[in-house]
A computed fold for a 1488-nucleotide RNA from an uncultured Pseudomonadota bacterium, annotated as small-subunit ribosomal RNA. It matches the Rfam family "Bacterial small subunit ribosomal RNA".

RNA sequence: UAGAGUUUGAUCCUGGCUCAGAUUGAACGCUGGCGGCACGCUUAACACAUGCAAGUCGAACGGUAGCAGCUCCUGCUUGCAGGAGGCUGACGAGUGGCGGACGGGUGAGUAACGCGUAGGAAUUUUCCCUAUAGUUCGGGACAACUUGAGGAAACUUGAGCUAAUACCGGAUGUGCCCUUUGGGGUAAAGGUUGCUUUCGGGCAGUCGCUAUAGGCUGAGCCUGCGUUAGAUUAGCUAGUUGGUGGGGUAAAGGCCUACCAAGGCGACGAUCUAUAGCUGUUCUGAGAGGAAGAUCAGCCACACUGGGACUGAGACACGGCCCAGACUCCUAUGGGAGGCAGCAGUGGGGAAUCUUGGACAAUGGGGGGAACCCUGAUCCAGCGAUGCCGCGUGUGUGAAGAAGGCCUUAGGGUUGUAAAGCACUUUAGUUGGGGAGGAGUAGUUAAUCUUGAAUAGGGAUUGAUGAGGACGUUACCCAAAGAAUAAGCACCGGCUAACUCUGUGCCAGCAGCCGCGGUAAUACAGAGGGUGCGAGCGUUAAUCGGAAUUAUUGGGCGUAAAGGGCGCGUAGGUGGAUAUGUAAGUGGUCUGUGAAAGACCCGGGCUUAACCUGGGGAGGCCAGAUCAUACUGCAUGUCUAGAGUUCAGUAGAGGAAAGUGGAAUUCCCGGUGUAGCGGUGAAAUGCGUAGAUAUCGGGAGGAACAUCAGUGGCGAAGGCGGCUUUCUGGACUGAUACUGACACUGAGGCGCGAAAGCGUGGGUAGCGAACAGGAUUAGAUACCCUGGUAGUCCACGCUGUAAACGAUGAAAACUAGAUGUCUGUGUUUUAGGACGUGGGUAUCGUAGCCAACGCGUUAAGUUUUCCGCCUGGGGAGUACGGCCGCAAGGCUAAAACUCAAAGGAAUUGACGGGGGCCCGCACAAGCGGUGGAGCAUGUGGUUUAAUUCGAUGCAACGCGAAGAACCUUACCUACCCUUGACAUUAAGAGAGUCUUGCAGAGAUGCGGGAGUGCCUUCGGGAGCUCUUGGACAGGUGCUGCAUGGCUGUCGUCAGCUCGUGUCGUGAGAUGUUGGGUUAAGUCCCGUAACGAGCGCAACCCUUGCCCUUAGUUGCCAGCACGUAGUGAUGGGAACUCUAGGGGGACUGCUGGUGGUAAACCAGAGGAAGGCGGGGACGACGUCAAGUCAUCAUGGCCCUUAUGGGUAGGGCUACACACGUGCUACAAUGGUAAGUACAGAGGGCAGCGAAGCAGUGAUGUGGAGCGAAUCUCAUAAAGCUUAUCGUAGUCCGGAUUGGAGUCUGCAACUCGACUCCAUGAAGUUGGAAUCGCUAGUAAUCGCGGAUCAGCAUGCCGCGGUGAAUACGUUCUCGGGCCUUGUACACACCGCCCGUCACACCAUGGGAGUAGGUUGUACCAGAAGUAGGUUGGUUAUCGGGCCGCCUACCACGGUAUGAUUUAUGACUGGGGUGAAGUCGUAACAAGGUA
Repeated sequence: UAGAGUUUGAUCCUGGCUCAGAUUGAACGCUGGCGGCACGCUUAACACAUGCAAGUCGAACGGUAGCAGCUCCUGCUUGCAGGAGGCUGACGAGUGGCGGACGGGUGAGUAACGCGUAGGAAUUUUCCCUAUAGUUCGGGACAACUUGAGGAAACUUGAGCUAAUACCGGAUGUGCCCUUUGGGGUAAAGGUUGCUUUCGGGCAGUCGCUAUAGGCUGAGCCUGCGUUAGAUUAGCUAGUUGGUGGGGUAAAGGCCUACCAAGGCGACGAUCUAUAGCUGUUCUGAGAGGAAGAUCAGCCACACUGGGACUGAGACACGGCCCAGACUCCUAUGGGAGGCAGCAGUGGGGAAUCUUGGACAAUGGGGGGAACCCUGAUCCAGCGAUGCCGCGUGUGUGAAGAAGGCCUUAGGGUUGUAAAGCACUUUAGUUGGGGAGGAGUAGUUAAUCUUGAAUAGGGAUUGAUGAGGACGUUACCCAAAGAAUAAGCACCGGCUAACUCUGUGCCAGCAGCCGCGGUAAUACAGAGGGUGCGAGCGUUAAUCGGAAUUAUUGGGCGUAAAGGGCGCGUAGGUGGAUAUGUAAGUGGUCUGUGAAAGACCCGGGCUUAACCUGGGGAGGCCAGAUCAUACUGCAUGUCUAGAGUUCAGUAGAGGAAAGUGGAAUUCCCGGUGUAGCGGUGAAAUGCGUAGAUAUCGGGAGGAACAUCAGUGGCGAAGGCGGCUUUCUGGACUGAUACUGACACUGAGGCGCGAAAGCGUGGGUAGCGAACAGGAUUAGAUACCCUGGUAGUCCACGCUGUAAACGAUGAAAACUAGAUGUCUGUGUUUUAGGACGUGGGUAUCGUAGCCAACGCGUUAAGUUUUCCGCCUGGGGAGUACGGCCGCAAGGCUAAAACUCAAAGGAAUUGACGGGGGCCCGCACAAGCGGUGGAGCAUGUGGUUUAAUUCGAUGCAACGCGAAGAACCUUACCUACCCUUGACAUUAAGAGAGUCUUGCAGAGAUGCGGGAGUGCCUUCGGGAGCUCUUGGACAGGUGCUGCAUGGCUGUCGUCAGCUCGUGUCGUGAGAUGUUGGGUUAAGUCCCGUAACGAGCGCAACCCUUGCCCUUAGUUGCCAGCACGUAGUGAUGGGAACUCUAGGGGGACUGCUGGUGGUAAACCAGAGGAAGGCGGGGACGACGUCAAGUCAUCAUGGCCCUUAUGGGUAGGGCUACACACGUGCUACAAUGGUAAGUACAGAGGGCAGCGAAGCAGUGAUGUGGAGCGAAUCUCAUAAAGCUUAUCGUAGUCCGGAUUGGAGUCUGCAACUCGACUCCAUGAAGUUGGAAUCGCUAGUAAUCGCGGAUCAGCAUGCCGCGGUGAAUACGUUCUCGGGCCUUGUACACACCGCCCGUCACACCAUGGGAGUAGGUUGUACCAGAAGUAGGUUGGUUAUCGGGCCGCCUACCACGGUAUGAUUUAUGACUGGGGUGAAGUCGUAACAAGGUA
């Protein structure tokens, strides 16, 4: 030293991406009051108009062009004008001196002694300081000037005059240099001030000059160490490396040259390529580090590009020169001029960076003796929120919590003490006034000291006085008025502080990551509110941080990325015990240095701060000195524990070669033998009557070695298996002696290295890529079958890779054990033992480790040494380059681009054409159906003005609908209404109401008539109708994917959970698993679990037996009575029955099985027996299942219509398809006649009896009954008898014609029923499929709801009444356990590749165009060096000009290398919406 988001259904880990922080020479957007201090072309070292940026000295010189003064002269009037005079102040141009090498700019080049740091020796240093000695005598020129000449200009040139501190010679030589030690060589300049003067000069001061020495400062040179990336750059080098002689330089040196030698550098990275000024420092970081090198400071390099020298103390020179080149300008076209990377400024480039300002007042620089001049250095100002710092935009009070806004559950909340109002203040700003400091400098003057003969003059120090301020209308202070002049920006889904409304509707848009948006968006846009910061706030870019995500501090490699396939071994790294020495590493102390600034600490100054300033400390991988000697190193010696050698043994598929053996396959020959064999899921191809297969005998040939055989052995790995022999490597055990650290690891290197493959030559029995045929299939270039070539085998050579795996590098040490096995050996009381001790191999396991799985003395534990390798996924182990290979290919090995993941282990589910156990009318065993026919009904489709809407696998389809002619009704057409058919409210009028006429299809419209109510506390009230107006009503309009409620389904399946505890880092597990058992998570036992809840069961209803109570409308045994007959009557209370209450069944009893359990089996008793039958009852949840059209409801939509009313039509259509039913096809039947027995229900706008009429539906009738009383109401199948006789029938009844009945305003579209007539299909139904396990199926009728009328549907009721279940292999569904998984929207999952389309980056590519560069050659400006028969010179051992030679920039030619751009075409790659073809992978993924 802080973390967070993001892979998953969830978890832990690995791992990337992203965020929060700090920073900036920044830019952009919005906004903008003041001041202080800083900073301001990061791009084009691109091009530059204009002005300025380096001059100065008259005290070096000749002088006088201009200015001023003075003197003189002239014109003349004071005064002006002209001229003359260098006389004075000054001074253009010139000679000369010093300075233009500083200061200022920039970062192109440079990977270098360039820079940093520490040292060194062979040097120089103008000016300055100190010291010593000098400063003498001469000479001739050249500018300026005058005068010619040329030129457009720049400028050039001839002749003549002249000065010096310019130039030259002589002398002197303190000195200095050279030397053969005799000697030789070598300087100079004067100016000015004062005094003095015989005007020649002299003395003194001062500034200079010359020589030498010392110093200061600056500069040059050399060395150690440090200083970016790339090995897909591995070899580089000829003045190269060294020596000798010579030359050259201020100076060492291949710096240069001649000769000699053959060296020098490089894996500790030479050479080459790319990039880059270096540092103090700056930013960041806990630090170590990482990144940067603006401003300021040090060094370097550069000055349009390239080259070159000159001058000088210093330059190879930013505002100097020469040459070449590019560019710009002038030109008379002949020639010339120029260089802002100085300060301003312009254009250009760019996201982007200022004024053509003031002043030398200060600081500093140059010149001068000085005054002074110059100074775009500098100091100031201007512009810019570019940054840092400070201040302000008011303060107090103020609740009616104003108005307005926004929200609202409509009450209120919030904006909000905020505003207004009231009372104050005045910083900054405005106006006016005052006013420091930056300055006591020059000069003047005084004192002291000094020089001097001097009181003159000069110099130094100190004091007094004292011109001079760009900034500047300065800072600062005072006064006046007045809240007056001054707030924005971003954000509000999570990370991350801050939430609501409206709009929008996968659109528009947002987004740093995850991700928002498809009608209720806290994520878009706006608003209200809030949060953060604040004259700023956001965004973008960039750096560090977080990132332990390159890990020295501080990571890893069994499965996540990562151990080389294995060995031998070089360099290197590391290394046993002991003694002595040394002191390189190491440690201590001291010295030097580590510039200043910055950073840190302590102070000081600006009102504070930023800022400025004083002091201190710290800082190196530095250098030197010295001390120590534990450890490491080095040197020497010794030792034996590591390592090795020797002797004796042991085991072994260790290796190589030669020989040899039997079984089997195949083939060939012969025998026997006959029709098939073979092959498969089933087949076929194939073989076989020319004799196969089968079988027997003989032979040939190749390959491989059954049994033994084993988580046995050997080997470094790959790998090695019949037997024998020869040769040979290693390991282990025991024992002795010897060597004496000889060791470990191992980059490069060398060798070995399965299978496949390649080359040459053999061999080939079996097997068998390719290939052929047969099958399978939608296809089948596969899986299966029949054949079959390479190959497999041998020899020699190559290849060099594998899931070459223990996915685990080698070596060493230490750290519990148990068990098995192979192979040695020891001891022992000789046991088919026991106890040890080595070396291998395997399983389990402790500590420990691990993300977990797991590892665990054979470590993945704890340590040491060395090597190899990793750093998100994809692109890609690919491209390019290089090396290797005959080829195939191998080794080495990127980038663009793209994604936010990819991945490991484990968890819970789900799933599997995985496994185990179990259940269910699930199959099987049966019975009856559907599917075929006709009809009914529902649906789809089609049609239609409309055929309203919904329901759609199981779990929609005789469903909503328990009943569409009108109504219903929601649909269509037409006609009407607009506060509405309905609710509340306001105002007005009227009782309400009843009856009736006309028009119209009706709604409706226009009228007539009757009538004046109820309550009352007398005020009025209630209810109703009409009119008017606004709020509002209304909606079967949309959204069941916004919802409530209700329902279906898995499923009456046996499951679903919780608390505490325990285990696990965790998700989770345990419990709930296991052994039994059950219909059941039912119960028992076991058990790190113990308990509990929702479910199961029970409690409820019904039915089956009995008892009891009660006895009408029900019942009638006994006793009476009565009838044609009937519980009709008296009576009875027994029975049936009714409906209240009880009992009964609990594995309770017996036996067996089981574990002394739970339970199961059998039996007894019982009406009933193991849940007695049936019902109601539906756990946690699943399906965004169904329903906005039952109802309710959010949001949206319509409002003279999507609301309301009316009439008619439609929902009833009809080529067709499907579901559910009814009736049948007949004789177990039809028809006719007779005859018996139910249960449960309904009934007043009702059921409706008897009787009568009708063939009948029905009509009439009206008794009785609100029903145990009356009625619907005859139950039917059955039984008895008759007939029909296997036929489209005496089966079947559709359809159609006619005639009717009933309901109803109304049966046309469109009802039901009746009668007569008609008499269709249909003779038991393909594939397929449904129901049912007992009072069930099947069959028979009866009732009810709805309902005016209308069931073959639905809901109920009883009658008759079976068959079968071996069993769980298979189908379907479900439960539990387990296993695999790349699934989690959960297999209707996931997912791969080609092809097609679009876009993107990239490789190849005939080439094309540039950049850089190597080599060879040509050519050669300026310049320098050398030479020189030419010319010239007052200077002559010299200089200059010319010419020649050498070196050489630019340039050219040829040929390479490298890099960039581009290129028809082409290769793969990536990304894209729901494209095409298949289905390779994930489950045994259907061929692991």